[in-house]
The prediction has a mean pLDDT of 84. Predicted 3D model of a 733-nucleotide part of an RNA (large-subunit ribosomal RNA, domain II) from a Nitrososphaerota archaeon. RNAcentral holds the full RNA, with entries from ENA. Lineage of the source: Archaea > Thermoproteati > Nitrososphaerota.

Context: one part of a larger RNA
């Protein structure tokens, strides 16, 4: 673990509502009586109880039909003739009005109260008392059994290999005046010593076992082993008590209070389980309060019923009100970079002065004023949204909402996503606000996935579509057009990352300027003269420092751009000009790529693969859901027609509606007896096995087989009435 059989909202009594029935300003009996075929009943019993007036703590006083509206309805009229209209009544309803009574000084003001409906059975729902749906403590409490285990003490017998060491005492031999001291024996002391004797513990492997051999063993090692040793027998102490070389040990595999029986179904605001179907509705996890946080109360929100009789509304526009937020700004408040005037009694720095008086000068303060940059608690401004009041439109509603009065709940741990906030380094954190969902909601899509995209599932069938997709997996494009990307970058809506920074990667866009009087890149050629410029220097000649930076010859060439010499010299650049011949430099912004780029078994675009089957940007098409339409059907709700009329009934048409947890309501099925009707069975009941049929469904019936004596149906009652669970209880296997 299957399976089979047992298994949890019961019962009085009071009490509220609701239903149905009797009688009704009344309504019933209780106890207990009698009578009966001792069964079911039928009668008798008015104590009492409840109703028939309230207000007051009391004393005590003590209550309406007087007018008006109207809803269903109902009579009449009238009309465009089948839906309205209007008149009149008008239960039941409401208003004015009165009118008891209490407070009060009150003729003020207010509280209850009045133009009559109850009772008594029965039936179901709820409460509250009882064990109170069911099963589950850890404990308390009484009263009793235990020291055959263990602790402790007491009587009373029992075990204690071998070995070693050698205490006092004695005793010889020496010494010494003595006390006494040496030294050899000798003796045999001891909670000594060895000890794989017996016994007795139980150290360490943290070995072995660990559904053992065993509910504490085994092995090996280890500790005592003449003792505060072991131990047998018998006795003694008892539960808040014992008993303890103290561990809260041990007191019968139980001990911070034993164990058996009551008390006891103790109590659980905790857990866990609560047993047939089918319709209709459907939440809550918030506010308040609590010895209150896991509970409860009452409010809110579901749910049914009755009661009123016309409005109501979350939307849409429009207007008139109202704010001080996002964002903007610095006018104010407060911070904030930089300049500038100007001011300063006091700072700090330096320099003159003489170490001073005083003085310049800068820095710092302090006002103005130009420039900069911010701010929940700043605001000269100021949205989108959101509220309020209106009027229109639109939904909703006499098929009766919006309210109201009553029965019945559960709920009072919520999470999640977008958005705006508090805390918090942050978190799958926390705590608020609005709005959707999940809760308690399936399907389709995201690889898988409560909450995210589409979408709200009555039953079958066809069908189009949504998000999301269309190269295989795998249903539909290897679709079309135009860029990009060479990183397998990608192949992603998010959730489920990547960043500051960089990149002569690459594409595309803007500005400047150079260019056929030939640009830029390269290659040749020239890159001189005064002069080795002065001057420092040991030298300094373009290139070691410091100063000055002209002037001639040109097509141009610096009193010199780098290397190099100790200094020269060489190479080179700037410039110039020749060859070539068409673009060039540079500087900005965007696309898309790189690099930054690090995790433990191989490894993840879902995979396979893919250079497009990546991205970006426009398009045709198709696939895709329980969405949407069709077609038929099955409930519910109202409403209408017919038919039947006792009806909540049948039969058709419409219109709506038919996810659902906790919860409300309504209807059924089935099991076991009981009454009353009808019934079937040896020519085969009941059960059982198979298999047909009918109802959405629990479930029904038929038929065969098997069985061998009882069984059913309809109408009504009453119930120890339904299992899959509760580590549930017996049993089987």
């Nucleotide at each position: 673990g299957c399976c089979g059989g047992g298994g949890a909202g019961u019962u009085c009594a009071c009490a509220c509502a609701c239903g149905u029935g009797g009688c009704g300003a009344g309504c019933c009996u209780a106890a207990g009586c009698g009578c009966u075929u001792u069964a079911a009943g039928c009668g008798c019993g008015g104590a009492g109880g409840c109703g028939c007036a309230g207000g007051g703590a009391a004393a005590c006083c003590g209550a309406u039909u007087g007018c008006c509206c109207g809803c269903a309805c109902c009579a009449g009229c009238u009309u465009u003739c089948u839906a309205a209209g209007c008149u009149g009544g008008g239960a039941g309803g409401g208003g004015c009005a009165c009118a008891g009574u209490c407070c009060g000084a009150a003729a003020a003001g207010g509280g209850c109260u009045g133009g009559u409906a109850g009772u008594c059975a029965c039936g179901u729902g709820u409460g509250u008392g009882a064990g109170a749906c069911u099963a589950g403590a850890a404990a308390c409490c009484a009263g009793g059994c235990g020291a055959u285990c263990u602790a402790g003490c007491c009587c009373u017998g029992g075990g204690u290999a071998g070995g070693g060491c050698g205490a006092a005492g004695c005793c010889g031999g020496g010494c010494g005046a003595a006390a006494g001291c040496c030294u050899g024996g000798u003796g045999g002391a001891g909670g000594c010593c060895c000890g794989a004797a017996a016994g007795g513990g139980g150290u360490g492997c943290u070995g072995a076992c660990g559904u053992g051999c065993a509910a504490c063993u085994c092995g090996c090692u280890c500790c005592c082993u003449u003792g505060a040793c072991c131990u047998g027998g018998g006795g003694c102490u008892a539960g808040g008590g014992g008993c303890u070389a103290a561990a809260a040990a041990c007191c019968a595999a139980u001990c911070u209070a034993g164990c058996c029986u009551g008390g006891u179904g103790a109590u659980a605001g905790c857990u866990a389980g609560u047993u047939c179907c089918c319709c209709c509705c459907g939440a809550a996890g918030u506010g308040a309060g609590u010895u209150g946080c896991a509970g409860c109360u009452c409010a809110g929100c579901c749910u049914c019923a009755g009661g009123g009789g016309a409005g109501g509304a979350u939307g849409c526009u429009a207007a008139g009100g109202g704010g001080g937020u996002a964002g903007a700004g610095c006018a104010c408040c407060g911070a904030u970079a930089g300049g500038a005037a100007g001011g300063a009694a006091a700072g700090g720095g330096u320099c003159c002065g003489a170490u001073g008086a005083g003085g310049g000068c800068c820095c710092g303060c302090c006002u103005u004023c130009c420039u900069u940059u911010c701010g929940a608690a700043c605001u000269c401004c100021g949205a989108a949204u959101c509220c309020c009041u209106u009027a229109g439109c639109u939904c909703c509603g006499u098929a009766g909402a919006u309210c109201c009065u009553g029965g019945g709940a559960g709920u009072g741990g919520g999470g999640c996503a977008u958005a705006g906030g508090g805390g918090g380094u942050a978190a799958g954190c926390u705590c608020c606000u609005a709005u959707g969902c999940c809760g308690a909601g399936a399907g389709g899509g995201g690889a898988a996935c409560a909450a995210c995209c589409c979408a709200g599932a009555c039953c079958a069938g066809g069908g189009u579509u949504a998000a999301g997709g269309c190269c295989c997996c795998u249903a539909a494009a290897u679709g079309u057009u135009g860029g990009c990307u060479a990183a397998g970058u990608g192949g992603c809506a998010a959730a489920c990352u990547a960043a500051a920074g960089g990149g002569c990667g690459u594409c595309u866009c803007c500005a400047a300027c150079c260019a056929u009087a030939g640009a830029c890149a390269g290659c040749g050629g020239g890159g001189a003269g005064g002069u080795g410029g002065g001057c420092a220097u040991a030298g300094a000649a373009g290139c070691u420092g410091c100063c000055a930076a002209c002037c001639u010859c040109u097509a141009a060439g610096g009193a010199g751009u780098g290397c190099g010499u100790a200094a020269c010299a060489g190479c080179u650049c700037a410039c110039c000009c020749g060859c070539c011949g068409a673009g060039g430099u540079u500087g900005g912004a965007g696309g898309c790529c790189c690099c930054g780029a690090a995790a433990a078994u191989u490894g993840a675009c879902g995979g396979g693969c893919c250079u497009a089957a990546g991205c970006c940007a426009a398009c045709u098409g198709c696939c895709g859901a329980a969405a949407c339409c069709c077609u038929g059907g099955a409930c519910c709700a109202u409403g209408a027609a017919g038919c039947a009329a006792a009806a909540a009934g049948c039969u058709u048409c419409a219109u709506g509606g038919u996810g659902g947890u906790a919860g409300g309501g309504g209807g059924g099925c089935g099991u076991a007896g009981c009454g009353g009707u009808c019934g079937g069975g040896u020519a085969g009941a009941a059960g059982u096995c198979g298999g047909g049929u009918c109802g959405u469904g629990a479930g029904a019936u038929c038929c065969g087989a098997u069985g061998g004596a009882c069984c059913g149906a309809c109408c009504g009652c009453u119930a120890a009435u339904g299992c899959a669970g509760a580590u549930c209880c017996c049993g089987g296997u």